c-di-GMP-I riboswitch aptamer from Lachnoclostridium phytofermentans, 78 nucleotides, folded computationally. Rfam family: c-di-GMP-I riboswitch aptamer. About the family: GEMM was predicted in a large-scale screen for bacterial structured RNA regulatory elements. Rfam links the family to the GO term cyclic-di-GMP binding. The prediction has a mean pLDDT of 84. NCBI's taxonomy places the organism under Bacteria, Bacillota, Lachnospirales, Lachnospiraceae, Lachnoclostridium.
RNA sequence: GCAAACUAAUUGAAAGAUUAGGACGCAAAGCUAUGGGUCUAAGGAUAUCAUAAUAUCAACGAUUGCCAGGUUACAGAA
Numbered sequence: 001g002c003a004a005a006c007u008a009a010u011u012g013a014a015a016g017a018u019u020a021g022g023a024c025g026c027a028a029a030g031c032u033a034u035g036g037g038u039c040u041a042a043g044g045a046u047a048u049c050a051u052a053a054u055a056u057c058a059a060c061g062a063u064u065g066c067c068a069g070g071u072u073a074c075a076g077a078a
Stems, first nucleotide, its partner, number of pairs: 001026002006021006024065001030071003034068003037063003044057005
């Protein structure tokens, strides 16, 4: 310096995000969704079916406080 869980408000289909409180942790817990992982499935596709519902699939959604890569930086020591 940052701020997990949790609480409140707002937002989103959801996962989640933002703000305020809060502090579990973090020496890059700064920035970046590029690769992998993970989460979600509104819209879409497929099947059953019959115009609606159910199931399955799958990011273009999310996560950098899951890992790697890229990039920038403070203090101290050598």